Source information
Small-subunit ribosomal RNA, 5' domain from an uncultured bacterium, 497 nucleotides, folded computationally. Model confidence (mean pLDDT): 86 of 100. The full RNA is in RNAcentral, with records from Greengenes and SILVA.
[in-house]
Context: one part of a larger RNA
RNA sequence: GAACGAACGCUGGCGGCAUGGAUUAGGCAUGCAAGUCGAACGGUGCAGCAAUGCAUAGUGGCGCAAGGGUGAGGAACGCGUGAGUAACCUACCCUCAAGUUGGGAAUAGCUCCUGGAAACGGGAAUUAAUACCGAAUGUGAUCAUUGGGAGGCAUCUCUUGGUGAUUGAAGGCAGCAAUGUCGCUUGAGGAGGGGCUCGCGUCCCAUUAGCUAGUUGGUGAGGUAAUGGCCCACCAAGGCUGUGAUGGGUAGCUGGUCUGAGAGGACGAUCAGCCACACUGGGACUGAGAUACUGCCCAGACUCCUACGGGAGGCUGCAGUCGAGAAUUUUGGGCAAUGGACGAAAGUCUGACCCAGCAAUGCCGCGUGCGGGAUGAAGGUCUUCGGAUUGUAAACCGCUGUCAAGAGGGACGAAACACAUGACGGUACCUCUGGAGGAAGUCACGGCUAACUACGUGCCAGCAGCCGCGGUAAUACGUAGGUGACAAGCGUUGUUC
Numbered sequence: 001g002a003a004c005g006a007a008c009g010c011u012g013g014c015g016g017c018a019u020g021g022a023u024u025a026g027g028c029a030u031g032c033a034a035g036u037c038g039a040a041c042g043g044u045g046c047a048g049c050a051a052u053g054c055a056u057a058g059u060g061g062c063g064c065a066a067g068g069g070u071g072a073g074g075a076a077c078g079c080g081u082g083a084g085u086a087a088c089c090u091a092c093c094c095u096c097a098a099g100u101u102g103g104g105a106a107u108a109g110c111u112c113c114u115g116g117a118a119a120c121g122g123g124a125a126u127u128a129a130u131a132c133c134g135a136a137u138g139u140g141a142u143c144a145u146u147g148g149g150a151g152g153c154a155u156c157u158c159u160u161g162g163u164g165a166u167u168g169a170a171g172g173c174a175g176c177a178a179u180g181u182c183g184c185u186u187g188a189g190g191a192g193g194g195g196c197u198c199g200c201g202u203c204c205c206a207u208u209a210g211c212u213a214g215u216u217g218g219u220g221a222g223g224u225a226a227u228g229g230c231c232c233a234c235c236a237a238g239g240c241u242g243u244g245a246u247g248g249g250u251a252g253c254u255g256g257u258c259u260g261a262g263a264g265g266a267c268g269a270u271c272a273g274c275c276a277c278a279c280u281g282g283g284a285c286u287g288a289g290a291u292a293c294u295g296c297c298c299a300g301a302c303u304c305c306u307a308c309g310g311g312a313g314g315c316u317g318c319a320g321u322c323g324a325g326a327a328u329u330u331u332g333g334g335c336a337a338u339g340g341a342c343g344a345a346a347g348u349c350u351g352a353c354c355c356a357g358c359a360a361u362g363c364c365g366c367g368u369g370c371g372g373g374a375u376g377a378a379g380g381u382c383u384u385c386g387g388a389u390u391g392u393a394a395a396c397c398g399c400u401g402u403c404a405a406g407a408g409g410g411a412c413g414a415a416a417c418a419c420a421u422g423a424c425g426g427u428a429c430c431u432c433u434g435g436a437g438g439a440a441g442u443c444a445c446g447g448c449u450a451a452c453u454a455c456g457u458g459c460c461a462g463c464a465g466c467c468g469c470g471g472u473a474a475u476a477c478g479u480a481g482g483u484g485a486c487a488a489g490c491g492u493u494g495u496u497c
Base pairs, nucleotide, nucleotide: 001497002496003495004494006493007492008491009490010489013366014365015364016363017362018361019359020358026322027321028320030319031318032317035062036061037060040059041058043056044055045054046053047052069277070276071275078202079201080200081199082198083197084196085195088194089193090192093190094189095188096187097186098185099184100183101135103133104132111124112123113122114121115120140167141166142165143164144163145162146161147160148159149158150157151156171182172181173180174179203249204248205247210240211239212238215237216236217235218234219233220232222230252274253273254272255271256267257266258265259264279300280299281298282297283296302313303312304311305310330356332355333354334353338352339350340349341348342347369399370398371397372396379390380389381388382387403438405433406432407431408430409429413424441486442485443484444483445482446467447466448465452481453480454479455478456477462469463468
């Protein structure tokens, strides 16, 4: 000098755009943050004369593995980068091929009985489905076996025949119907997403030198979507290490950010990608996908309810609260836009998001007036008492109207989709009105370093980044006048280069 998610002191007019719990991954009152589909299903309620319409607890489907938060852990194939998968999976979406027949037994709801303070149950009877279970159908797919062909990267891969075995489905809506549409089943391909493996890179300590028994490898079996000591039985005795093993400390990684001429150094807020976590520890279930933030089970700590028998909870979502701290905002508006879930759609939900509020926290812009004006007024300060300076500064005269204020008008963002649809917002912006009116501070002035005098104080009180000032004329302390620098900020502190 530059920078900051800053804090503190003094001061503070406006706007735009950003940013805002870095400490206790401490505890949490309250509200909201994931639902949706009646065009899968039977009921129930309401309206209606009815046809029918509306609503919906329950069954069922899809979603809840996304989005949002945090950085505790982790020095690791975690991340980054480049490869491999001849060792793999993939719901929804797209393309293509083939199919969608006929039955059965239940169960929630509802009704009745009943237990419990509650949370929540128990029994009986009865009912539906795109819920569940057999059967048929095999274009196919998988497996076994047997031929042919092609290729490669060791285990092999691809392709084409024969034989045998196994394996599938569900209907809804519109229509008089034909049919259409949304589904369902099997298979092939794609897209996007993921799993696993490997090369290289990835902090400090040797005042850490030896570490290792599923340890290292093999065979077999199990397990997985899949390779593999991933797990197990047996066998062998290996494996890593001065190119730093093992141990300890520290840390989310990256794109990037800051600084610097660069090389480099430091950092990893906001935004984006990946990882990890969800009161602490463990576990699986469901599912295409989780070992699942607002799912389940067990244990623990803590908090709450209780009729003492037993129950409920998890803000590292958005607000908010307490605590600790130098320190970090509203218990706001809206789904109008963008995006997501569900739905045929209308639409519903969405603290994602879009906006508004608060904070000079930062960056940028604007203003606090402009021109004239010398009896160089008064006052202040200094004085050699002559004057000098504040100083064209003020007064005074003329003008302007930014910002702010008031009044009138008034958007873009709206497109999908004919009508309609804007939280922001009567905001931005435009026009008019009046009047200089409402708007300047902070730090410094011994040298470094731009800027000096007077008084007070008297090694006291104090200053100080370094050198150093102060013991009776202090340009260094305090006050005043003056001056310098920056300016809605200025200075201090902390940290990095």